Context: one part of a larger RNA
RNA sequence: UCCUACGAGUUAUUAUAUCUAGCAAGGUUAAUUGUUUAAGACAAGGAGCCGUAGCGAAAGCGAGUCUUAACAGGGCGUAUAGUUAGAUGUAAUAGACGCGAAACCAAGUGAUCUACCCAUGGUCAGGAUGAAGCUAAGGUAACACUUAGUGGAGGUCCGAACUCGUUGACGUUGAAAAGUCUUGGGAUGAACUGUGGGUAGGGGUGAAAGGCUAAUCAAACUUGGAGAUAGCUCGUACUCCCCGAAAUGCAUUUAGGUGCAGCGGUGAUAUAGUUUUAUAGAGGUAGAGCUACUGAUUGGAUGAGGGGGCUUCAUCGCCUACCAAUUCCUGACAAACUCCGAAUGCUAUAAAAUGUUUGUCACUAGUGAGGGCGCGGGUGCUAAGGUCCGUGUCCGAGAGGGAAAGAACCCAGAAUAACAGCUAAGGUCCCUAAAUAAUAUCUAAGUUAAACAAACGUGGUUAAACUGCAUUGACAGCUAGGAUGUUGGCUUGGAAGCAGCCAUUCAUUUAAAGAGUGCGUAACAGCUCACUAGUCGAGCGGUUUUGCGUGGAUAAUACUCGGGUAUAAAGAUAUUUACCGAAGCUAUAUCUUUGAGCAAUCAAGGGGUAGGGGAGCAUUGUAAUCAUGUAGAAGCAGUACUGUGAGGUAUUGUGGAGAGAUUACAAAAGAAAAUGUAGGA
Numbered sequence: 001u002c003c004u005a006c007g008a009g010u011u012a013u014u015a016u017a018u019c020u021a022g023c024a025a026g027g028u029u030a031a032u033u034g035u036u037u038a039a040g041a042c043a044a045g046g047a048g049c050c051g052u053a054g055c056g057a058a059a060g061c062g063a064g065u066c067u068u069a070a071c072a073g074g075g076c077g078u079a080u081a082g083u084u085a086g087a088u089g090u091a092a093u094a095g096a097c098g099c100g101a102a103a104c105c106a107a108g109u110g111a112u113c114u115a116c117c118c119a120u121g122g123u124c125a126g127g128a129u130g131a132a133g134c135u136a137a138g139g140u141a142a143c144a145c146u147u148a149g150u151g152g153a154g155g156u157c158c159g160a161a162c163u164c165g166u167u168g169a170c171g172u173u174g175a176a177a178a179g180u181c182u183u184g185g186g187a188u189g190a191a192c193u194g195u196g197g198g199u200a201g202g203g204g205u206g207a208a209a210g211g212c213u214a215a216u217c218a219a220a221c222u223u224g225g226a227g228a229u230a231g232c233u234c235g236u237a238c239u240c241c242c243c244g245a246a247a248u249g250c251a252u253u254u255a256g257g258u259g260c261a262g263c264g265g266u267g268a269u270a271u272a273g274u275u276u277u278a279u280a281g282a283g284g285u286a287g288a289g290c291u292a293c294u295g296a297u298u299g300g301a302u303g304a305g306g307g308g309g310c311u312u313c314a315u316c317g318c319c320u321a322c323c324a325a326u327u328c329c330u331g332a333c334a335a336a337c338u339c340c341g342a343a344u345g346c347u348a349u350a351a352a353a354u355g356u357u358u359g360u361c362a363c364u365a366g367u368g369a370g371g372g373c374g375c376g377g378g379u380g381c382u383a384a385g386g387u388c389c390g391u392g393u394c395c396g397a398g399a400g401g402g403a404a405a406g407a408a409c410c411c412a413g414a415a416u417a418a419c420a421g422c423u424a425a426g427g428u429c430c431c432u433a434a435a436u437a438a439u440a441u442c443u444a445a446g447u448u449a450a451a452c453a454a455a456c457g458u459g460g461u462u463a464a465a466c467u468g469c470a471u472u473g474a475c476a477g478c479u480a481g482g483a484u485g486u487u488g489g490c491u492u493g494g495a496a497g498c499a500g501c502c503a504u505u506c507a508u509u510u511a512a513a514g515a516g517u518g519c520g521u522a523a524c525a526g527c528u529c530a531c532u533a534g535u536c537g538a539g540c541g542g543u544u545u546u547g548c549g550u551g552g553a554u555a556a557u558a559c560u561c562g563g564g565u566a567u568a569a570a571g572a573u574a575u576u577u578a579c580c581g582a583a584g585c586u587a588u589a590u591c592u593u594u595g596a597g598c599a600a601u602c603a604a605g606g607g608g609u610a611g612g613g614g615a616g617c618a619u620u621g622u623a624a625u626c627a628u629g630u631a632g633a634a635g636c637a638g639u640a641c642u643g644u645g646a647g648g649u650a651u652u653g654u655g656g657a658g659a660g661a662u663u664a665c666a667a668a669a670g671a672a673a674a675u676g677u678a679g680g681a
Base pairs, nucleotide, nucleotide: 001681002680003679004678005677006676011094012093013092014091015090016089017088018087019086020085021084022083023082026050027049028048032044033043034042035041036040054061055060064076065075066074067073097235098234100232104225105224106223107222108221109220115199116198117197118196119195120194121193122192123191124189126158127157128156129154133150134149135148136147137146138145162186163185164184168181169180170179201217203213204212205211238616239615240614241613242612243611248261249260250259251258252257262367263366264364265363266362267361268360269359270358272357273354274353275352276351277350278349279348280347281346287340288338289337294334295333299329300328301327305323306322307320308319309318310317370395371394372393373392374391375390376389377388378387379386400411401410402409415590416589417588420586421585422584426580427579428578429564430563431562435577437576438575439574440573441572442571448566449565456551457550458549460548461547463545464544465543466542467541468540469539477535478534479533480532481531483508484507485506488502489501490500514529518527519526591606592605593604594603595602596601617670619667620666621665622664623663624662625661626660628658635654636653637652638651639650640649641648642647
């Protein structure tokens, strides 16, 4: 992992609602007893219970009663349908759909492992070091002391047995639920060890690690309370048909739970509801405005008051590149500003359309983690696939077509069938169904061809407007000139058009030529420009707007529009026609729900999670009635037929003795899941 078997809303009592049946102003027996054909049935039994009258705390009164001083007002009642039994839904109490804790308590069992203790035994190769004491000699007044021997102490040293477990490797479904090899510590001691005994679970023992207490320890193990409890996780078994949610509000020792409301289903009942138009209303949003308030605020004018300076004994006074109230002009701001002020939406009335979509009652669910997108906002960085509201929509619970691929983006809501037709979004060169369609332009960047790119640049190119110059010859090119006072003055080492400063930047000769546009020199020189003439011969400049391009342009598996590829496109901008394209719509046939109808038939429907309702299939047994089996039952395996489906029927083989149909009833009544249980492969 698979196969087979087993495996989860049950039972009792009570309450409540619906349905069915009996009786009905009544309904009904319980225990118990009797009879009997004896797990049963029939009869007796009216105690009791519910209903027929309520109100009040009660006395009590009574279609009324209570409150009260009240005859007022008000509260609760008064219009009759119940009751017994069965079935079903739901609830309560019980283990209460099943499995699942960690724990708690009680009574016992454990020190053959291990911790510590007690009693009694055992073990420690060999080597090294050489304490005290003693002896001798020296020495002393006597000691002390010194030297040489002797001696054999020690939680002494090296190192086997023994014991431990420091290092590294291996082992890691091991040889082993802690080992093997290597290396290492102790090895006469607080040493190691045999046997017997003691301490017991909130207890022991502990040279103390929460260690150990039989592979179990921050409270052992066994049995019991016990089916502890689990707002938590997982699982919860056949079919078809109809309807179909929620992820919100309030509250909660509440936030992943629950209660009430909201939204679903079923039944009953009532007559609303919705849309459009018109009219009448309430309101302070968007916008706008602010010499209309509150607050904030740009520039200017005015300049009370203040600061500073001068002056004075003190005032007074004077001045000001300062700050600045008020007023005026001007510009502009506000969720908690408003002199103003929509569109929508809301309320009411009327008409029309629609036709149960609406309200109420009864019973009964799920939901109370939501999410994306558009619009209006708060928060955040006008960040987030962020977060919190409002509003709409879709996903959730929605398949189909398009967007290469994609929960919610675009189109569109799938009862069934087929090799019928028309369209939507989107497409029509090939992959790939349909135009290598048409007309007019643009783009040269493979820009682009269904997902980014910006500020800022751009004599790339298209189009438009305005404007200047031009056959009295423009623009560009070429030829020639581009001078003189003068090297203007000042400055300076120098300053001559060209470091810098000044200026009446003048004047003269001219076709024209700046006291000089740039390069250049130490300064000159030199080159060049403005400006002019000639040559040439028709357009040449400037400004603004505009379409498409271009630079700006950097990302990690692999270049790429989905790909191939595409250039008067298969790109871009406009216009036009045709075609393709979905489970949409239509046509044909069929099933089914609801409504209408005597019917025939017609109309409107049939996506669906949680969830509700309806109708059925199958399994086991009971009762009645049928029918069946050794001329072959059930079961197993195959084939065919049949039903919308759960399923059913027939037949063949196997098998070898029971088994079925109809109706009614009763359930140990349906498995693919629970890290399900047992067995097998």